[in-house]
Molecule: SAM riboswitch aptamer (S box leader)
Organism: Bacteroidales bacterium UBA4417
RNA sequence: GAGUUAUACAGAAGGGCGGAGAGAACAGGCUCAGCGAAACCCUGGCAACCACCACCACCCGGUGCGUAAGGUGCCAAUACCUGAUCCCGCUUUUGCGGGUGAUUAUAAUUG
Numbered sequence: 001g002a003g004u005u006a007u008a009c010a011g012a013a014g015g016g017c018g019g020a021g022a023g024a025a026c027a028g029g030c031u032c033a034g035c036g037a038a039a040c041c042c043u044g045g046c047a048a049c050c051a052c053c054a055c056c057a058c059c060c061g062g063u064g065c066g067u068a069a070g071g072u073g074c075c076a077a078u079a080c081c082u083g084a085u086c087c088c089g090c091u092u093u094u095g096c097g098g099g100u101g102a103u104u105a106u107a108a109u110u111g
Stems, first nucleotide, its partner, number of pairs: 002110007013043004021032003026083004044075003049071002051067002053064004079103001084100001086099005
C1' cells in the first nucleotide's frame, strides 16, 4: 500500500517546545488561531476495537449500564457542513427532509 468486517450526532485537557497556520485531499462555505495554529515531547483523561471476566451456545460465535493492568485509538464544532447520472416523501420549478452510496479515519482481520 490492498481486500473484508465493524464503528463514526456520546465522551475526554493541562504543561513544555515551537512560531503561522489548522479543521484528510480538491472546490465552496463556516469555524479555530499571536489571549499563540500545526508538528514534536511530558503528564492527565475519554472510550471499550483487541484483551480479560461472567453467562448462553459450545465449531465459528452471541449477550453484558461487567473490568480497565496490557496493545491500539481518541481528547473544538456529526467525519465541522455541502459535493453523487442513486432511492423515497413533499414541492409548479428552484428546493427541503430522510435513506443509501462514494471518499476519509480508526480498530480487528486476511494473503